Predicted 3D model of a 79-nucleotide RNA (Glycine riboswitch aptamer) from Hyphococcus luteus.
[in-house]
RNA sequence: AUGCGGGAGAGGCCGACUCGAUACGAGCCGGCGCCGAAGGAGCAACCGCCCCGGAAACUCUCAGGCAAAAGGACCGCAU
Numbered sequence: 001a002u003g004c005g006g007g008a009g010a011g012g013c014c015g016a017c018u019c020g021a022u023a024c025g026a027g028c029c030g031g032c033g034c035c036g037a038a039g040g041a042g043c044a045a046c047c048g049c050c051c052c053g054g055a056a057a058c059u060c061u062c063a064g065g066c067a068a069a070a071g072g073a074c075c076g077c078a079u
Base pairs, nucleotide, nucleotide: 001079002078003077004076005075006074011032013031014030015029017027018026019025020024033066034065035064039062040060041059042058046054047053048052
C1' cells in the first nucleotide's frame, strides 16, 4: 500500500424553496443547538539534537459530521 474483519461521539430540530404526489418522502438553502476519530490549525511533554526537524487520542472546530447506509482515526489478520 492492497484485501478482509472490528471500529466511537453528537438533532431523524426549526423555517423557506424545488421535485415527486397527499401518507408525507427526497434534494437544496438558511437558522439555532451539538460532536470529535477523515483532512486542517494551535499548544508542547518528549525524541533526534541545538541552525533546525519530528511530535498526542490534548485544544480549536476552518473543513467534516449528528436515524440507517456510507464515511471513519485507530486496531487485528493476510499478501